[in-house]
RNA sequence: UAAGUAAAACAGAUGAUCGCAGCCGGCAGGCCGAAAGGCGCCGGGUGAGGAAAGUCCGGGCUUUCAGGGACAGGAUGCCGGAUAACGUCCGGUGGAGGCGACUCCAAGGAAAGUGCAACAGAAAUAAACCGCAGGGCGCAGCCCUGUAAGGGUGGAAAGGCAGGGUAAGAGCCUACCGCCCGGCUGGUAACAGCCGGGGCACAUGUAAACCCCAUCCGAAGCAAGACCGAAUAGAAAACCAUAGGGGAGUCCCGCCCUGUUUUCAGGUAGGUCGCUGGAGGCUGCCGGCGACGGCAGUCCUAGAUAGAUGAUCAUCCGCGACAUAACCCGGCUUACCGUUUUGCUUACGAU
Numbered sequence: 001u002a003a004g005u006a007a008a009a010c011a012g013a014u015g016a017u018c019g020c021a022g023c024c025g026g027c028a029g030g031c032c033g034a035a036a037g038g039c040g041c042c043g044g045g046u047g048a049g050g051a052a053a054g055u056c057c058g059g060g061c062u063u064u065c066a067g068g069g070a071c072a073g074g075a076u077g078c079c080g081g082a083u084a085a086c087g088u089c090c091g092g093u094g095g096a097g098g099c100g101a102c103u104c105c106a107a108g109g110a111a112a113g114u115g116c117a118a119c120a121g122a123a124a125u126a127a128a129c130c131g132c133a134g135g136g137c138g139c140a141g142c143c144c145u146g147u148a149a150g151g152g153u154g155g156a157a158a159g160g161c162a163g164g165g166u167a168a169g170a171g172c173c174u175a176c177c178g179c180c181c182g183g184c185u186g187g188u189a190a191c192a193g194c195c196g197g198g199g200c201a202c203a204u205g206u207a208a209a210c211c212c213c214a215u216c217c218g219a220a221g222c223a224a225g226a227c228c229g230a231a232u233a234g235a236a237a238a239c240c241a242u243a244g245g246g247g248a249g250u251c252c253c254g255c256c257c258u259g260u261u262u263u264c265a266g267g268u269a270g271g272u273c274g275c276u277g278g279a280g281g282c283u284g285c286c287g288g289c290g291a292c293g294g295c296a297g298u299c300c301u302a303g304a305u306a307g308a309u310g311a312u313c314a315u316c317c318g319c320g321a322c323a324u325a326a327c328c329c330g331g332c333u334u335a336c337c338g339u340u341u342u343g344c345u346u347a348c349g350a351u
Base pairs, nucleotide, nucleotide: 001347002346003345004344005343006342007341008340009339010338012316013315014314015313016312017311018310020047021046023044024043025042026041027040030039031038032037049322053333054332056331057330058329059328060327061221062220063219064218073217074216075215076214077213078092079091080090081089082088093107094105095104096103097102108212109211113210114209115206116205117204129151130150131147132146133145134144135143136142137141159177160176162174163173164172178200179198180197181196182195183194184193185192186191225273226272227271228270234264235263236262237261238260239259244258245257246256247255280299281298282297283296284295285294286293287292317320
């Protein structure tokens, strides 16, 4: 320098004007109110994201059950650890890919049982189509028998390969590799290495097929839910009765409607809370390979309920992607114009 690999940060900037939503402070005058205060006005300050998204996992919180157990159902699935928890993360093991940095893997059980394996092929768990070899016959051939080395079909055909052996062959025998069983050593473990034994089984594959084994999970969700509470239906007590109240501005008569007050319960409209300061960020030190944990310091302001973050102008650049909070947090997945930084790898060149 080029190509690559792993991770991290940013996501147009600056200024002006107008507008919107919370918060804080103020208000001579305006409206409401007894007041506090509210509306309104003025000023100040704040106001989306790395994914706010999909709503796929996990937890907090809330209600439900007096409390407990089981079935069903669901999820996960090598080992150890982290964590509030996880299907996430970290470190390993085994396997796959890459020259490498590095990346990827739902990776328990097919000797409990069941199912399935299209087409091709003689045959798919059961084997003789061609071939090879022996024998027989009515001998260009046919029949019987042996044979899984070779051919052919297939994703898969009874471990591979070499030698011996044989009529031809075959773990039939032997060495090496693989597999199974036992032991020893190392490791917390997954597992690895070594030694010995067994000719090699249940004789194939499939469990993101049923299933078995182990572990975990009660359900619903902030429109959860808690409190206050006009109204309407209701209960009790006291009081009044030729009364009283209302229709209806005053008095009388008439007419029409109607018990009154208080308390309780209830919960509609509405209001308050839940609501944002938290398993929080940053810096330093300590422990740990790491995820992470501990201590100290420091910083923090969206919180609406029809739901706010927008518009215009000016200057600059690289002409700006995906996308807009609604209880909160930890993850995963998906979308994304681009820019920058760091570690590492490979190749080439220079010193």